About this RNA: The RNA shown here (transfer RNA) has 71 nucleotides and comes from Clostridia bacterium DTU022.
């Protein structure tokens, strides 16, 4: 430098244009002599900037960062 893949709560990971989900974790409550375990509830996220569209995590363009391949 070229090509390919990736970026989603604190962590990991889904989501084929129509309510952003799951697990762990966190907080609160219940249970318990206390803790753990268990149960209930809650908070918390689409890398950035544009474009297309009635509607974008998803499609298009550019950028940033990470991984791989080639030279």
């Nucleotide at each position: 430098u070229g090509c390919g893949g990736g970026a989603u709560g604190g962590u990991g990971u889904a989501g084929u244009g129509g309510u952003a989900g799951c697990a762990c974790g966190u907080a609160u409550g219940a249970c318990u002599c206390u803790g753990g375990a268990u149960c209930a509830u809650a908070a918390g996220a689409c890398c950035c900037a544009g474009g297309u569209u009635c509607g974008a995590a998803u499609c298009c363009u550019g950028g940033u960062c990470c991984c791989g391949c080639a030279g």
It was read from a public genome assembly. Rfam family: tRNA. Gene Ontology term of the family: triplet codon-amino acid adaptor activity. About the family: Transfer RNA (tRNA) molecules are approximately 80 nucleotides in length. The organism belongs to Clostridia, within Bacteria.